């Protein structure tokens, strides 16, 4: 010195929060030892029981115990009397008790702090100085008698002392009064000095040293009183006061004074804050802060008050008196009920309160008080001790070695890491605690030491008796693991916990401090977050709606005064601790003790520059006067014309009229239109504007009256007469109040209509208040340039309105002042944006604002007629609320632009049966996953068993499967019978290898424990894979450049394109992932090659390219050509490109395939597989039989096959391409209606086979019908795979012969060899296809276009949205 928190980020504003210190604390975990403070903050609650103020016999009278002394007694123990000394005890009497001790209840006050005054005062004991002590008097306690009362206490009477008490004298300077002189002061006034008169003192005790006693006067100390000036909160307290504020007179008092009376004026205090309410002891100080300031008044000091509560006097030098008195109230205690006694806020100590604060100690031995001649009494004041870690200090809990780096514990990748030189072992010390020995100092002064057998010293023995305590996500030092699973819990903010939590709880370990360590409280800091140092106000909080103008602030040139303000010196003061500094003393430190020094008041000099203040002088600030000027400035009367509507008349017929479309309305009783005419009322089209007036509010048709201000020009006057402006006054849209007009339009309420899921709305159709005048109220606004108001300075350009000068002159050009706009420099500013009309640079003055929510709320007050204004909070809540600017995303925002997205077409799919997947339900189980597009004939390119993960039952446990050890055994496995549902177990039959002779190798068994194994979990812990935006044109980086930053620019514009293609422009330049191209097939030829492929020409020939024989053709398959806007023309910026032609098989990407950029869905898969962690372990591994995945009221997706004549059929007959085939494909022939079946020939396949391709085409049959359509179902008969078709397979023939007659909302796919429609093939496979993945036959319709659904692409706008419109977020209800 900052630092977390608003955001996807940023900058900035603002609060909250934290790091720092303190503390009379307390709580919590813990606790060796000294030392030195410090300990009822709360109940100024109530107190039991001790103490705390007493002393003097040298003021005074009495009583009196031991010891002495004399004298008489005597049981010889003692007794009694006298006196002395002394000591004790009540009283007289003196001094103290008013000090010291406590506490902070009251107190905003001359109470506290300072600093001045008292010429307005007092002052015991103490000092010093003069002077003085004579002479008398009568008494009341004590005591003794009597009485009363319970007690407290108290009456009567009776003796009696004195430094008690009373009288006279004496007295100066004392005190009063008369008059007169001097001197002095800021004012009453004060001092002195002489003369006169009046008044007024005393106490004595003695040891003879003392000690008192009296008056005067003077120190000295303490004390009273009055003034300046400082210090709290609240204006939602603004007016307060009758002794009130003077006055003269006079009472009191030490004094002065309205202190207190009588009278007399009617003042006095207040916005510089009076009264009132709240709160508070008040300072030196303490604690923090760089300081300025902020809290705070424990301990220690000074000072006030107060002593159960109010009240009140008395004694005295002092009190209105903590531990005296009196009354009065609580209230408590005693009582004989008559009546009396208390007052711990003194020290202890109890009860109570309370988070919370000690011992009924020991001593007067120091220091200090009171008495006292003194010795000495008193002393909870003090000086010690105990309690408490409550606060600061200082010491210890040992030091050195010691590594195989033990053991343990904890973590691991299982290698090792840490706990760690730490410990054990070894050597070595002994502070402090313990035990023993010695033992102060404080005492200056002979005795006298609580503390104390304490400090210190010295010896003994031994590591020996002695560590916790918070923390470890960030801020803030310090991280693993386990448990736990939005539970338990943490938390100072932010936030942490939902199954891998460095944040919870526990362990190790590690950070920090350390006799402590956390935690709460509370105070200052950080908070420049109330800003004097030191903020701010256009948009974050914040300019009053505007203007007169009162107090106040603040103010132009110049001379000369003055010295409040400011500078400078000298003094005085600022107790003492404290605090800084130097230096001392406890072993060091806390502490302690000595020196010094800081700020601040006050008086007195000196200076005059600049503010103030006096007094002249001046014009430039202001301000008049003169001439001129523009204007919806205002205010009254007047007057006009379009429009609307109504009224009467004409004309005239059937609709008008209103919407997005209607309706309600109006109209045949004559409407709307359309003439004429007449009323009425409110606004003034065009001019008109980006214009002009006014302080705002606001001003709009025209004349007339009256009025306010600006502007310009002239430079005559006036001489600073200025500027703001708290309070106050006025103004003040619209809507609303009163009271009376007045009412055409238009229209709040309201009513129909409509629209809607409602629709108390928008849109219609009427229509009251109101809108309009007059007179009053209201006082508000997004009253905004969201920007108070005046002056000066600080680049320019370019419009308009209004004046004024020159020059030229028909309208132009220069200059200038006002006024009003835009653009842009410097500066400013968070950015935006401002920029001579400032939000720049300064001064002057006002309002104002200080986190959001509550609330511009409620009280309270003022105003109002009412509505409501105007001031203006708290509780209690959050951790933000806000600005500007950024990047997305997003709009029922615009612009530009794709796509089978609409739109034009075709087919269908939703309706039906049926297959097949799902949901749902049911099961013992219907294994598991996929879920909008992107789950659903998807993982399954094959579910009878098996596949299998489910269920049931039987069964194994080192295990089906791997690695490793130890022993057997050389055969076991395999095969095949038997038996059991089967695994499996049991019986019977049958040959190990290699040697060096130890043995190795392999196999089995059998046993041990590492271990195996899990399609358990978690796709939200991961690789890896994949959908999906989307074959969309995009998404990035470097460098530079701009922006405080986030970012932004390249990538944006202009064209173009399928495309960020491409061109051109441009603070960018350039590159990287994608585009596109390179690769595949395919469409044209060329060349090479010609068998199982072809067959034009020859030839044979069983007429089949079959043979010869030939490769020209088809065709295979290698490779080449070919297309590139190359050419022409038009358009285009001559460019990129497009249009169009011409050649070509093909033209502008020729067509189709592969090929998916940065990302996004915590998208999908732990069940292809890998894999972290977590669970299962004779089971959540493992084998087996049998079921199940196939179930079925239902619901959807996807297909198939139809409803049929463009067709079924039934006959004869033609044309494919791309594929498969050896455990295979299977010709030909035969049998069988048929599936098939018996056969095997031929073929690793350009050769043989699957294989008949079907639709189409030709002939017939049917004639619109639930049918010769449609083919479910269902019965029977069979065929085939297969260990086995009963849950549960395909196939065939016959027989049954269902629904369906073209499918509601809705909604799918397809732009050409495509969509439709035919079949054929192959993957999976033993069988099993309507699914799939491919072939090729046949082969169309349509697209104007780009509004609009939907998806996307880019530029811009807007936002309060960033988990991003399926977002945010209001209201209301209703549970908690």
């Nucleotide at each position: 010195a900052g630092a977390g928190u608003u955001u996807g980020a940023u900058c900035c504003u603002g609060g909250c929060u934290c790091a720092g210190g303190a503390u009379g604390a307390a709580c919590g975990c813990u606790g060796g030892c000294g030392g030195c403070g410090u300990g009822c903050c709360u109940a100024a609650c109530a107190c039991a029981u001790g103490c705390a103020a007493g002393u003097c016999g040298a003021a005074c009278g009495g009583u009196u115990a031991a010891a002495c002394c004399g004298c008489c007694c005597u049981u010889c123990g003692g007794g009694g009397c006298g006196g002395a000394c002394a000591u004790a005890c009540a009283g007289u009497g003196g001094c103290g008790a008013a000090c010291g001790g406590g506490u902070g209840a009251g107190u905003a006050a001359c109470a506290c702090g300072u600093g001045a005054c008292c010429a307005a005062c007092c002052u015991g004991c103490c000092c010093c100085g003069c002077a003085c002590c004579c002479c008398g008097g009568g008494a009341c306690a004590a005591c003794c008698g009597c009485c009363g009362g319970a007690a407290a206490c108290g009456g009567c009477g009776g003796c009696u002392a004195a430094u008690a008490c009373c009288g006279g004298a004496u007295a100066c300077u004392c005190u009063c009064c008369g008059a007169g002189g001097c001197g002095c002061g800021c004012a009453u006034g004060c001092g002195c000095c002489a003369c006169g008169g009046a008044g007024g003192a005393a106490a004595g005790c003695u040891c003879c040293g003392a000690c008192g006693g009296u008056g005067c006067g003077g120190g000295a100390u303490g004390g009273g009183g009055u003034c300046g000036c400082g210090g709290c909160c609240c204006a939602u307290u603004a007016g307060g006061u009758a002794g009130u504020a003077g006055g003269c007179g006079g009472g009191g008092c030490a004094a002065c004074g309205g202190c207190c009376c009588a009278c007399c004026u009617a003042g006095c205090c207040u916005g510089c804050g009076a009264u009132g309410g709240g709160u508070a002891g008040c300072c030196g100080g303490c604690c923090u802060g760089a300081g300025a300031g902020g809290g705070c008044g424990a301990u220690c000091g000074g000072c006030c008050a107060c002593a159960u509560u109010g009240g009140g006097a008395c004694u005295g030098a002092g009190a209105u008196a903590c531990g005296g008195c009196c009354c009065a109230g609580a209230c408590u205690c005693c009582u004989a009920c008559g009546g009396g006694a208390g007052g711990c806020a003194g020290c202890a100590g109890u009860g109570g309160g309370g988070a919370a604060u000690a011992u009924u100690g020991c001593g007067c031995a120091a220091u200090g008080g009171g008495g006292g001649a003194a010795a000495c009494c008193c002393u909870g004041a003090c000086g010690c001790a105990g309690c408490a870690a409550c606060g600061c200090c200082g010491c210890g809990u040992g030091c050195g070695g010691g590594a195989u780096g033990a053991c343990g514990g904890c973590c691991u990748u299982c290698g090792g890491g840490u706990u760690g030189u730490a410990a054990a072992c070894c050597g070595c010390u002994u502070u402090c605690a313990g035990c023993a020995g010695g033992g102060a100092a404080g005492a200056a002064c002979a005795u006298c030491g609580a503390c104390g057998g304490u400090a210190c010293c010295u010896g003994c023995a031994g590591a020996a008796g002695a560590a916790g305590c918070c923390c470890c996500g960030g801020c803030u030092a310090a991280c693993u693991a386990c448990g736990u699973g939005c539970c338990a819990g943490c938390a100072g903010c932010c936030g942490c916990g939902g199954u891998a939590a460095u944040a919870c709880g526990u362990a190790g370990g590690g950070g920090g401090c350390g006799a402590g360590c956390g935690u709460u409280a509370u105070c200052c800091g950080g908070a420049u977050u109330c800003a004097u140092u030191g903020g701010g106000c256009g948009u974050a909080a914040a300019g009053c709606g505007c203007g007169c103008g009162u107090a106040g602030g603040c103010g132009g040139g110049u001379g000369c005064c003055u010295a409040a303000g400011c500078g400078g010196g000298a003094c005085c003061u600022c107790u003492a601790a404290c605090c800084u500094c130097g230096g001392g003393g406890c072993u060091c430190a806390a502490c302690c003790c000595c020196g010094a020094g800081c700020c601040g008041g006050g008086u007195c000099c000196c200076g005059a520059a600049c503010u103030g203040g006096g007094c002249g002088c001046c014009u430039c600030g202001a301000g008049u006067g003169c001439g001129g000027u523009a204007g919806g400035g205002g205010a009254g009367a007047u007057c006009g014309g379009a429009a609307u509507u109504c009224c009467c008349g004409g004309u005239g017929u059937a609709g008008c009229g209103g919407u997005g479309g209607a309706a309600u309305g109006c109209g045949c009783a004559g409407a709307u239109a359309u003439c004429g005419g007449g009323a009425a009322g409110a606004a003034c089209a065009c001019c008109g504007a980006u214009g002009g007036c006014g302080a705002a509010g606001g001003c709009a048709g025209a004349u007339c009256u009256c009025u306010g201000g600006g502007c310009c020009g002239c430079c005559a006057c006036u001489g600073a007469c200025g500027c703001u402006g708290a309070g106050g006054c006025g103004c003040g849209a619209a809507a609303g109040c009163u009271a009376g007009g007045g009412g055409a339009g238009c229209g709040a309420a309201c009513a129909g209509g409509a629209u809607u899921a409602g629709a108390u709305a928008c849109c219609c159709u009427g229509g009251u208040a109101g809108u309009c005048c007059u007179a009053g109220c209201c006082g508000u606004a997004a009253a905004c340039g969201a920007u108070g108001g005046g002056c000066g300075c600080u680049a320019g350009g370019u419009g308009u309105g209004g004046g004024g000068a020159g020059c030229g002159a028909u309208u132009g050009c220069u200059c200038u002042c006002c006024g009003u706009g835009c653009c842009g420099c410097a500066g400013c500013u968070a950015a935006c944006g401002c920029a001579u009309u400032a939000a720049g640079c300064g001064c002057c003055c006002c309002g104002c604002c200080u986190g959001g929510g509550g609330a511009g709320u409620a009280c309270g007050g003022c105003c109002g007629c009412a509505a409501g204004g105007c001031u203006a909070a708290a509780a209690c809540u959050c951790a933000a609320a806000g600005g500007a600017a950024u990047u997305g995303a997003c709009g029922g925002g615009g612009g530009c632009c794709c796509g089978c997205a609409c739109a034009a077409g075709c087919a269908g799919c939703g309706g039906a049966g049926c297959a097949u997947g799902u949901g749902g339900c049911u099961u013992a189980a219907u294994u598991c996953g996929a879920a909008g597009c992107a789950a659903c004939g998807c993982g399954a390119a094959g579910a009878a068993c098996c596949u299998u993960a489910c269920c049931a039952g039987g069964c194994c446990u080192u295990g089906a499967c791997a690695u490793c050890c130890u022993g057997c055994u050389g055969g076991c496995a395999g095969a095949g019978c038997a038996u059991g549902u089967a695994a499996u177990g049991u019986g019977c039959u049958u040959u190990c290898c290699c040697u060096u002779c130890g043995g190795g190798g392999c196999a089995g068994c059998a046993g041990u424990g590492a271990c195996a194994g899990g399609u358990g979990g978690u796709g939200c812990a991961u690789g890896g894979u994949u959908g999906u935006c989307g074959u969309c044109a995009g998404c990035u980086c470097g460098u530079g450049u701009c922006g405080u930053g986030a970012g932004a620019u390249g990538u944006u514009g202009g064209g173009u394109u399928a495309a960020g293609u491409c061109c051109c422009g441009c603070a960018a330049c350039g590159a990287g992932c994608g585009c596109a191209a390179c690769c595949c097939c395919u469409g044209u030829u060329c060349c090479c090659a010609g068998u199982a492929g072809c067959c034009a020409g020859c030839g044979c020939u069983u007429c089949g390219g079959g043979c010869g024989g030939g490769c020209a053709c088809u065709c295979u398959g290698g490779g080449g050509a070919g297309a590139c806007u190359g050419c022409c023309a038009g358009g285009g910026a001559c460019a990129a490109c497009c249009u169009g032609g011409a050649g070509g098989a093909a033209g502008g990407c020729g067509g189709g395939g592969a090929u998916g950029a940065c990302g996004u869905c915590a998208a999908a898969u732990c069940a292809u597989c890998a894999u972290g962690c977590c669970c299962c372990u004779u089971a959540u591994g493992g084998c087996c039989u049998g079921g199940g995945c196939u179930a079925c009221a239902c619901a959807c997706g996807u297909g198939c096959u139809a409803c049929a004549a463009u067709g079924a059929c039934g006959c004869a007959g033609a044309c494919a391409g791309a594929g498969g085939g050896a455990g295979g494909c299977g010709a030909a022939g035969c049998c069988g209606c048929g599936a098939g079946g018996c056969g095997g020939a031929g073929c690793a396949a350009a050769c043989c086979c699957c294989a008949g391709a079907a639709a189409u085409g030709g002939c017939g049959u049917c004639u619109c019908a639930g049918u010769u359509c449609g083919g479910a179902c269902u019965g029977c008969a069979g065929c085939c795979u297969g260990c086995a078709a009963c849950c549960c397979g395909g196939c065939u023939g016959c027989a049954c012969g269902a629904a369906g007659c073209c499918g509601g909302a809705a909604u799918c796919g397809c732009u050409a060899g495509u969509a439709a429609u035919c079949g054929c093939a192959g993957a999976u496979c033993a069988g099993c296809a309507u699914g799939c993945u491919g072939c090729g036959g046949u082969g169309a319709a349509u697209a104007c276009g780009u509004u609009c659904c939907c998806g996307g692409g880019u530029c811009u706008u807007g936002u309060a949205c960033u988990c991003a419109c399926c977002g945010c977020c209001c209201g209301u209800c209703a549970a908690g």
Description
The RNA shown here (small-subunit ribosomal RNA) has 1376 nucleotides and comes from an uncultured bacterium. Model confidence (mean pLDDT): 87 of 100.